[in-house]
Molecule: Bacterial RNase P class A
Organism: Methylophilaceae bacterium
RNA sequence: GAAGCUGGCCAGGCAGCCGCUGUCUGCUAUGCAGAUGGAGGAAAGUCCGGGCUCCGCAGAGCAGGAUGACGGCUAACGGCCGUACGCCGUGAGGCGAGGAAUAGGGCCACAGAGACGAGUCGGGCCGGUAGCAGCGCAAGUUGCCACUGGUCCGGGUGAAACGCGGUAACCUCCAUCCGGAGCAAGGCCAAAUAGGGUAGCGAUAGCGUGGCUCGCGCUGCUACCGGGUAGGCUGCUCGAGCCCAUGGGUAACCCUGGGCCCAGAUGAAUGGCUGCCACCGCAGCAAUGCGGGACAGAACCCGGCUUAUCGGCCAGCUUCUUUU
Numbered sequence: 001g002a003a004g005c006u007g008g009c010c011a012g013g014c015a016g017c018c019g020c021u022g023u024c025u026g027c028u029a030u031g032c033a034g035a036u037g038g039a040g041g042a043a044a045g046u047c048c049g050g051g052c053u054c055c056g057c058a059g060a061g062c063a064g065g066a067u068g069a070c071g072g073c074u075a076a077c078g079g080c081c082g083u084a085c086g087c088c089g090u091g092a093g094g095c096g097a098g099g100a101a102u103a104g105g106g107c108c109a110c111a112g113a114g115a116c117g118a119g120u121c122g123g124g125c126c127g128g129u130a131g132c133a134g135c136g137c138a139a140g141u142u143g144c145c146a147c148u149g150g151u152c153c154g155g156g157u158g159a160a161a162c163g164c165g166g167u168a169a170c171c172u173c174c175a176u177c178c179g180g181a182g183c184a185a186g187g188c189c190a191a192a193u194a195g196g197g198u199a200g201c202g203a204u205a206g207c208g209u210g211g212c213u214c215g216c217g218c219u220g221c222u223a224c225c226g227g228g229u230a231g232g233c234u235g236c237u238c239g240a241g242c243c244c245a246u247g248g249g250u251a252a253c254c255c256u257g258g259g260c261c262c263a264g265a266u267g268a269a270u271g272g273c274u275g276c277c278a279c280c281g282c283a284g285c286a287a288u289g290c291g292g293g294a295c296a297g298a299a300c301c302c303g304g305c306u307u308a309u310c311g312g313c314c315a316g317c318u319u320c321u322u323u324u
Stems, first nucleotide, its partner, number of pairs: 001320010012277007020038008040295001044306002047304005052182004064178005069083005085096004099173002104171002106167003116163001121155001123153001124151006131144005186234004196225006205219005241260005247254002279292005
C1' cells in the first nucleotide's frame, strides 16, 4: 500500500423567525406571559423471555407447544459468554435445534441383482438334466455348450450391501419448561335519558283481583340509595434506569462508591422556513457554483432476537506485496 475479519460508536452543528405539546411559576385566568423538558438505533416485526394487572388458586394427569453437547451469566429466555467437537476459510474468523437407532413405526434419491423385505448381474467352486465330440467291446469317463440348483468366496453399483447399516431437521421415546388473557389489563369519580331498590305522602285518588270488606299488585308525587353509559382521573413513567471510577471474573456479567433525572401525547405533540459552518458527489487550475443527506417514527415498562438503513468514525486482528 492492497484485500479482508471482528467488535464498538455517530446518525449533522449553531443562530434567527413562526408553530405544536408535558410540567412549574405568575397574572387582569375557558386565556396570556416566562422558565424548562420533548423520539430511535432500530421507537419497526410482535418472534422469544420477564416485570406489572386481572381472572383465578394453576397440586396431579391428559392434550398441545417449546427446548436439547458440557460449564457459566441472568429476573427470565429459544438470549449471551466460555470450552470441546464437526464443517468451511491460506488466515483473522464464520456456521452448526448437537439426547435416544437394542421400545416401535416410516423412509433411504440416482446407480445397482438387491436398500433391511431379502436377492443372484457376470465370474469362481460343488452338483443335476439334455445335446455334441474324443476314448473304450461295453458299463462308463473326459471336454465343450445350453438350461438349472446350491454356496455366499471375491467382483461390480452405491453415501451405505446384511453389520442389530443409516436417518430422529419424519413420526416417536426420554429429560426440562409452559394456567389463561392482556394497559382496550386493572382501579376510582361520575352527567343527561331510561329503568331498578328503599322510605314517606294523598279526599287513602284511580285501575285490577274479588260477591263484599280487609289485603295484595299497578299507576302518581317527594327524598335517598345502588348499578351502569357518555365523560374525566388514575395506572404513566424513578427504572432488572443512565454515566463515571475502583475491584472480581478469560468472558458474558457482578460487587462497592460517587454523580444524574432523561418524552408521557390520547382526533394523538415532538414541526416548518431562512442563513452560516461541517460532510459527500459533480464541474472548475483556482476562487467558486450546483446538487445531496438514509431507514424510519414512542403509546405500560424492560432484556433479547430478527429485519430496514445515505454516509462516516474508532479499536484490535489476518493475508499478500513493496521499501528500510